[in-house]
RNA sequence: CGAGAGGUCUGGACGGCCGCUCCGGAACAUCAGUUCCGGGGAGGAAAGUCCGGGCUCCACGGGCCAGGGUGGUUGCUAACGGCAACCGAUUGAAAAAUUAGGGAAAGUGCCACAGAGAAUAGACCGCCUAAGCGUGGGGCUUGUCCCCUCGCCGGCAAGGGUGAAACGGUGCGGUAAGAGCGCACCGCGGUUCCUGGUGACAGGACCGGCACGGUAAACCCCACCUGGAGAAAGACCAAAUAGAGGAGCAUCAAGGCGAUGGCCCGCGCCGCUUCCGGGUAGGUCGUUCGAGGUCGAAUGCGAAUUCGAUCCCAGAGAAAUGGUCGUCACCCCUUCACGGGGGCUACAGAAUCCGGCUUACAGGACCUCUCGCACA
Repeated sequence: CGAGAGGUCUGGACGGCCGCUCCGGAACAUCAGUUCCGGGGAGGAAAGUCCGGGCUCCACGGGCCAGGGUGGUUGCUAACGGCAACCGAUUGAAAAAUUAGGGAAAGUGCCACAGAGAAUAGACCGCCUAAGCGUGGGGCUUGUCCCCUCGCCGGCAAGGGUGAAACGGUGCGGUAAGAGCGCACCGCGGUUCCUGGUGACAGGACCGGCACGGUAAACCCCACCUGGAGAAAGACCAAAUAGAGGAGCAUCAAGGCGAUGGCCCGCGCCGCUUCCGGGUAGGUCGUUCGAGGUCGAAUGCGAAUUCGAUCCCAGAGAAAUGGUCGUCACCCCUUCACGGGGGCUACAGAAUCCGGCUUACAGGACCUCUCGCACA
């Protein structure tokens, strides 16, 4: 310099003017409030609401089952399906990337089409004629003899062909032809042994000719986890309405009402005041000091943990966080240049709070690593 791999940070700056919201202080009002001064006021994803937790209410004596979830190992964490390191497999020349990655000799199911045969497999083409039977021909030494051709009965799974997949591969031996049939190497399997590792696992030895292919994000089995609903959670205050709730006072008559067919008698209530109860409108809390941020030190490969210092950093409620102007920066056009003109700029916007994941994103800055080339 070129080609790549992995990751981190940032997300316009300053100033003027006019506003919005919250907090504190002062003055005026003293019912709401108004004015002035000072201070705070969106994000890395506030998003999707996909996981996990704090918190709240409901349910709750214990156990088992069902249902749901997770799935290499060891750790981190409040917890997780998250993260870290490592192991195995796959891809790449490498840096690295991807990976639901337990069990298929517990059982069940499925494996289309093609093909002879798709799981305790099979013979279409093909190969063979050693043994047995036969047809035809030939030979002589005429024997139940020998040779050749073909067929039957058979043998084989090497080769061809089908398929995503055909019951180990290569070589030598072996054979009628063949075949783990035998052997060597490779591969595979093992509830065996040794070594290393906390472990997943790795390396080696020995054994087995090799015996039972794939599929579990198919049923299933195994191990572990798991109550439900969610801030419109929920707690409190409390105008109003319903009260056969209490106390006190009043109470002449009539009428009405008083737990389910009608009538009669008796009894009580229907009035006023006050208290209680109830919880609609409305209000307050929950609500922002938190598994918190920043810096430093220690431990650890790391995720992270511990300690110290320091900081307070949005809390609205139909919902504030805005508008405008100028300068600079950025981008585009133009120019040799100075300059001029234009754009006004990415994704997006809190609503109970945290830890993650996923998705969106203009532009800019930086770090580490791999390979190639050149030079010193």
A computed fold for a 376-nucleotide RNA from a Planctomycetota bacterium, annotated as Bacterial RNase P class A. Its mean pLDDT, the model's own confidence on a scale to 100, is 75. It matches the Rfam family "Bacterial RNase P class A". Rfam's curators write: Ribonuclease P (RNase P) is a ubiquitous endoribonuclease, found in archaea, bacteria and eukarya as well as chloroplasts and mitochondria. Taxonomically the source falls in Planctomycetota (Bacteria, Pseudomonadati).